[in-house]
Model confidence (mean pLDDT): 77 of 100.
c-di-GMP-I riboswitch aptamer from a Deltaproteobacteria bacterium, 113 nucleotides, folded computationally.
Taxonomically the source falls in Myxococcia (Bacteria, Pseudomonadati, Myxococcota).
It was read from a public genome assembly, where an Rfam model found it.
Its Rfam family is "c-di-GMP-I riboswitch aptamer". About the family: GEMM was predicted in a large-scale screen for bacterial structured RNA regulatory elements.
RNA sequence: UUCUUAUAAAGCCUAACUCAUCGAGAGAUGAGGACGGAAAACCACGGAUCUUAAUCCCCCGUUGAGCCUGUUUUAGAGAACUCUCCUUACUGAAAGAUAGCCGGGUUGCCGAC
Numbered sequence: 001u002u003c004u005u006a007u008a009a010a011g012c013c014u015a016a017c018u019c020a021u022c023g024a025g026a027g028a029u030g031a032g033g034a035c036g037g038a039a040a041a042c043c044a045c046g047g048a049u050c051u052u053a054a055u056c057c058c059c060c061g062u063u064g065a066g067c068c069u070g071u072u073u074u075a076g077a078g079a080a081c082u083c084u085c086c087u088u089a090c091u092g093a094a095a096g097a098u099a100g101c102c103g104g105g106u107u108g109c110c111g112a113c
Stems, first nucleotide, its partner, number of pairs: 012037002017032006035100001041106003045103003048098005055093002061086001064085003070081004
């Protein structure tokens, strides 16, 4: 110096739950509180789980709207379809949350034989 590591001491973090604030939500932050933790420190890279407000997709509706385009029809006005827009739930995309779910990456305190 490196690897492994018992015990002890000093300190560190803080689950559930309660309150406050923020968020659409999963959750986050702060205070109280400790189930636990030697990385329960940091990073959403892989998996997993969770969330769905907005966006897009899907879907539905003319007993939704419009008439920019085209077609058909009508003597004409107009009508139908196309087209454009709008829309609950659902689907997926996508986005987000969890580092105290697992793996991975980075850093790190004490420490006998």